Source information
RNAcentral holds the sequence, with entries from ENA. Transfer RNA from Candidatus Nitrosotenuis sp., 73 nucleotides, folded computationally.
């Protein structure tokens, strides 16, 4: 340099093929305890890599760029 797969919450992953972005773990507060852990209750708390395009509507489709892995040179 070329090809290919991926990029969503702090982490690991969903989103039924364009129609309200969720789950587990983690985290925060509370109950319990002398304290802590465990257990239980409550809280999404925080997210679609960036820019542009298509569309009534984009995580999803298209283009460019960034980042990561793999293959080729």
């Nucleotide at each position: 340099g070329g090809g290919u797969a991926g990029u969503u919450a702090g982490c690991u992953c969903a989103a039924u093929u364009g129609g309200u972005c969720g789950a587990g773990c983690a985290c925060u507060g509370g109950u319990c305890u002398c304290c802590a852990a465990a257990a239980c209750c409550a809280g999404g708390u925080g997210a679609u890599g960036u820019c542009g395009g298509u569309u009534c509507g984009a995580a999803u489709c298209c283009g460019a760029c960034g980042c990561u892995g793999c293959c080729c040179g």
Rfam family: tRNA. From the family's description: Transfer RNA (tRNA) molecules are approximately 80 nucleotides in length. Its family is annotated with triplet codon-amino acid adaptor activity in the Gene Ontology. The family's RNA type in Rfam is transfer RNA.